Notes
The RNA shown here (c-di-GMP-I riboswitch aptamer) has 86 nucleotides and comes from a Desulfobacteraceae bacterium. The sequence was found by an Rfam model in a public genome assembly. Its Rfam family is "c-di-GMP-I riboswitch aptamer". Gene Ontology term of the family: cyclic-di-GMP binding.

RNA sequence: CCAACGAAAGGGCAAAGCUGUCGAAAGGCAGUGACGCAAAGCCACGGGUCAAAAGCUCCAAGGGCCAUGAUAGCCGGGCUACCGAA
Repeated sequence: CCAACGAAAGGGCAAAGCUGUCGAAAGGCAGUGACGCAAAGCCACGGGUCAAAAGCUCCAAGGGCCAUGAUAGCCGGGCUACCGAA
């Protein structure tokens, strides 16, 4: 120095809920709040899951399909990274 690993130290992020706001919605953003996380840092490339106002369709109260959107704290993958015992 590189990889693997994760004791310790310094710290970091921040679920659900609540409030406000954007969105048709899933969900995002901000504040509060901590369930947890050694990449719970970043990226929608593959899969999964969620939404589907608009569009198409049907036996049409409604149902189905889907362009499209979301999810990185669902999994895989890519990139980057603090510390350093066994």
The model forms 95% of the base pairs in the Rfam consensus.